A computed fold for a 535-nucleotide part of an RNA from a Saprospiraceae bacterium, annotated as large-subunit ribosomal RNA, domain I.
Its Rfam family is "Bacterial large subunit ribosomal RNA".
Model confidence (mean pLDDT): 83 of 100.
The RNAcentral record of the full RNA draws on ENA.
Context: one part of a larger RNA
């Protein structure tokens, strides 16, 4: 040098474990913020670098409630102290809360620099200290400019709802199409938000706002009839709720005049399509709605009570095993103890408890709420239906296009009226546009609480079980690691020796075992030795 056996370093795979993730599920909750948020920066301890917690009153103060022996956080030791006159600690409510951040006195390279007014230190100058000064919208009171009061900004995981709005890509190139009204900006709101009580469907029958959903159905269509793209009608469900003004009429204010109209204000009346209302005319006065406020009852935070076991010359380092003999059970979910414990401890079934709040009932007071006949006159949303031209929405790419939206330019009728039923036009038929609101069934999950899992178990599960959005890389947008596990307990190796030695080793001592901190199990690579056999 190879081969093989051995003993060893080296290495961190496997096993076993979980303090951490990942999907879900029920409930809750979707709070914040000019009283200065969210997020920061800088402080802040007996010593304190990080992390948490806190703010110059700085790991903390006050009050009320729990609780009942230990605290002084992660985190040891020292050191100095607190608690049965109740600490530590847990909840509620308050106090402080430095500097930046919407930032709001101006500035600004955020955490910094510099001003005005007024009071104070104190008597000027100078320093300091308190307080106060954005912008815009509303009302209000003044009108030379203003003054007072109130709101608003900003943030936030997704869902909603608007105002912009690509492209890659498919079409086996591509242009109209498709991706897609999708990704992303922007604005705006709520616990949900939009939509919503018929000028609607539908077809000679008849439905009765809206939303969601299972069908209808990949059907009618539409389509360089390519690629695609895709309804409704009607059926079955979930949840169901309907309401208010504007007008005419009729009072009062006030303002103009041509002096009985007109304008605005503020009260009554009124709200529809088998029209309805005002007018005129009869009859009735109750029940239910909504808000206040007082009483009571379930709910509610910290929390309280909560059953039953022993022995053992059994094995062991330890008993919850093993073996005997009991018991509780409305508790035989879970977890912990030196192994495997219904009856050691935490708990659990099951009862109990109250502040704050805030649900539900009564009781009262306040508002708000009607039925019919008549029909001369009077009222029912105007630059608004429609129409031309140019987008755009709809299953519908301009097509025979109805209906919806408008950017421009036109523009009616007045209930004998007007609007639609997929051009158009009659007939029929359904409606009552041009004001406004509305719970529920849907949709979300950053958060809280309880559960659960043919989900992961540390090269997996989150990037992150560890000081992690941390070190570290980048000018910056922005990238982004690695890193668990001694033991039941620290008992974490006392005293010796060798050595330069606070490194190492040998003793010796704990421990069930060195497991000995480079610590659980300890594979392979690759390394050494000793030994055999080959060249």
């Nucleotide at each position: 040098g190879g081969c093989g056996u051995a003993u060893g370093g080296g290495g961190g795979a496997u096993g076993c474990c979980u303090u951490g993730g990942c999907u879900c599920c029920c409930a809750g909750a979707g709070a914040u913020g000019a009283c200065g948020a969210a997020g920061g920066a800088c402080g802040u301890g007996g010593u304190a670098a990080g992390c948490u917690g806190c703010g110059a009153a700085a790991a903390g103060c006050u009050g009320c409630g729990g609780g009942g022996a230990g605290g002084u956080g992660c985190a040891a030791a020292c050191g100095a102290c607190c608690a049965u006159u109740g600490a530590u600690c847990c909840g509620c409510a308050g106090a402080u809360g430095u500097c930046c951040g919407a930032a709001u006195g101006g500035g600004g390279a955020a955490a910094c620099c510099u001003g005005g007014u007024g009071c104070c230190g104190u008597g000027a100058a100078g320093c300091g200290g308190c307080a106060u000064c954005g912008u815009u919208c509303c009302g209000g009171c003044u009108u030379a400019g203003g003054c007072c009061g109130g709101g608003a900004c900003a943030g936030c995981u997704a869902c909603c709802c608007g105002g912009g709005g690509a492209a890659c890509u498919g079409a086996a190139a591509c242009a109209u199409c498709u991706a897609a009204g999708u990704a992303c900006c922007c604005g705006g709101a709520g616990g949900a938000a939009g939509a919503g009580a018929a000028a609607a469907c539908a077809a000679u029958a008849g439905u009765g706002a809206u939303u969601c959903u299972g069908c209808a159905a990949g059907u009618a269509g539409u389509g360089g009839c390519g690629a695609g793209c895709g309804a409704a009608c009607g059926c079955g469900g979930a949840a169901a709720a309907g309401c208010c003004c504007a007008a005419a009429c009729c009072c009062c204010g006030u303002c103009a005049c041509a002096u009985g109209u007109g304008g605005c204000g503020g009260g009554g009346g009124g709200u529809u399509g088998u029209a309805g209302g005002a007018c005129c005319u009869g009859c009735a006065u109750a029940a239910a709605g909504u808000c206040a406020u007082a009483c009571a009852a379930a709910c509610g935070a910290a929390g309280u009570g909560g059953a039953a076991c022993a022995c053992g010359u059994u094995u062991g380092g330890a008993a919850a095993a093993c073996g005997u003999g009991a018991c509780c059970g409305g508790a035989g979910a879970g977890g912990g103890u030196g192994a495997a414990a219904g009856u050691c401890c935490c708990g659990u079934a099951c009862a109990c408890g109250u502040a704050a709040g805030g649900u539900u009932g009564u009781a009262u007071g306040a508002u708000u709420g009607g039925c019919g006949g008549g029909u001369a006159u009077c009222c029912u949303g105007a630059g608004u239906a429609g129409g031309g031209c140019g987008g755009g929405g709809c299953c519908g790419g301009a097509g025979a296009a109805a209906c919806c939206c408008u950017g421009u330019c036109u523009g009616a009728a007045a209930c004998u009226g007007c609007c639609a039923g997929c051009a158009c036009c009659a007939u029929c038929u359904g409606g009552u546009a041009a004001g406004g609101c509305u719970a529920a069934a849907u949709a979300c999950u950053a958060c809280u609480g309880g559960g659960a899992g043919a989900c992961c178990g540390a090269u997996a599960g989150u990037g992150a079980a560890c000081a992690a959005g941390u070190a570290c890389c980048g000018u910056g947008a922005g990238g982004g690691a690695a890193a668990g596990g001694u033991g039941a307990a620290a008992a974490g190796a006392a005293c010796c020796g060798c050595a330069a030695g606070c490194a190492g080793c040998g003793g010796a001592g704990u421990g069930a075992a060195a497991a000995g901190a480079c610590c659980c199990u300890g594979a392979a690579a690759c390394c050494a030795u000793a030994c055999g056999c080959c060249u």
Lineage of the source: Bacteria > Pseudomonadati > Bacteroidota > Saprospirales > Saprospiraceae.